RNA sequence: GAUGAUUCUCAGGGAGAGGUGAAAAUCCUUACCGGUGGUAAAGUCCACGAGCUUAGGCAGAACAGGUUAAAUUCCUGUACCGACGGUAAAGUCCGGAUGAAAGAGAAUUUGC
Numbered sequence: 001g002a003u004g005a006u007u008c009u010c011a012g013g014g015a016g017a018g019g020u021g022a023a024a025a026u027c028c029u030u031a032c033c034g035g036u037g038g039u040a041a042a043g044u045c046c047a048c049g050a051g052c053u054u055a056g057g058c059a060g061a062a063c064a065g066g067u068u069a070a071a072u073u074c075c076u077g078u079a080c081c082g083a084c085g086g087u088a089a090a091g092u093c094c095g096g097a098u099g100a101a102a103g104a105g106a107a108u109u110u111g112c
Stems, first nucleotide, its partner, number of pairs: 001112001004109007016030004031092002033082002035048004043080002051058002062078005084095003
């Protein structure tokens, strides 16, 4: 230094204001948020995780212009998306969840 094994730690953010109403953080206007790996830095590319499932699978959303050797990732502009159960209809509240997990890191250790 790489590889294998064991153990441990960490591993999701966001509702402020106005309107209607008996009642809404759920509707309307506005506001706010963005897991992990890859790749020029990504919620909207490729893949993974959470969720659902008849265990086969299912599973959201972006365009235009500019810079560059290289960007659907940066910059400018304008858009869009967000499981299940509860409750006045929820990405933001409560709940399964003091859970699980993609993965990140640390320690110890065999042989090379």
About this RNA: FMN riboswitch aptamer (RFN element), 112 nucleotides, folded computationally. Its mean pLDDT, the model's own confidence on a scale to 100, is 82.